Description
This is a predicted structure of a 167-nucleotide RNA (c-di-AMP riboswitch aptamer (ydaO/yuaA leader)) from Streptomyces lucensis JCM 4490. The RNAcentral record of the sequence draws on Rfam. Model confidence (mean pLDDT): 77 of 100. Rfam family: c-di-AMP riboswitch aptamer (ydaO/yuaA leader). Rfam describes the family as follows. This family represents a conserved RNA structure found upstream of the ydaO and yuaA genes in Bacillus subtilis and related genes in other bacteria.
[in-house]
RNA sequence: CGUGCGCACGCGCCGAAUCCCGUGAGGGAACCGGGGAACCACCACCUUGGGGUGAAUCUCGCGAACGCCGCCGUGAACCACUUGUGUCCACGGCCGGUGUACGCGCGUAGGAGACCUUCCUGCUCCGAACCCGUCAGCUAACCCGGUAGGCGGAGGAAGGAAAGGAG
Numbered sequence: 001c002g003u004g005c006g007c008a009c010g011c012g013c014c015g016a017a018u019c020c021c022g023u024g025a026g027g028g029a030a031c032c033g034g035g036g037a038a039c040c041a042c043c044a045c046c047u048u049g050g051g052g053u054g055a056a057u058c059u060c061g062c063g064a065a066c067g068c069c070g071c072c073g074u075g076a077a078c079c080a081c082u083u084g085u086g087u088c089c090a091c092g093g094c095c096g097g098u099g100u101a102c103g104c105g106c107g108u109a110g111g112a113g114a115c116c117u118u119c120c121u122g123c124u125c126c127g128a129a130c131c132c133g134u135c136a137g138c139u140a141a142c143c144c145g146g147u148a149g150g151c152g153g154a155g156g157a158a159g160g161a162a163a164g165g166a167g
Base pairs, nucleotide, nucleotide: 011152012151013150014149018029019028020027021026030147031146032145033144034143035142040137049135050132051131052130053129058107060105061104062103063102066099067098068097069096070094071093072092073091074090075089079086080085081084110126111125112124113123115165116164117162118161119160120159121158
């Protein structure tokens, strides 16, 4: 001097997930989500289930348990009858075809990024996960819930413009 890891303080980020009161259980404000008329919408929907939170959808290409179809073989068991065969049926095979749950890959609708909002130009990322349980369009009144979790140097990823505000 550089890199990695850990701790502390602070400042920030995604998200509704913050603040106040209370010894506590809990309560309130604020923000967020769901259910729920008329009118409107759907003229259909209901296992090919359907729906919700969320930016997190979708195409294509590979792989793919499993299902269906085709072809071949057997009828040993089961089955069908025509009593010995295989129209119907069953079992086995094909590296045959076709679809699906799911996995992977390049993308993608969409989403995030340091004073806040909007616009322009860029760069770096995300493009998940979970829940309800056969059931829900919108929806005033009304009813029911949530306030978690996870990250960080982006100041050496930002630059420009406009209005207002904050510090």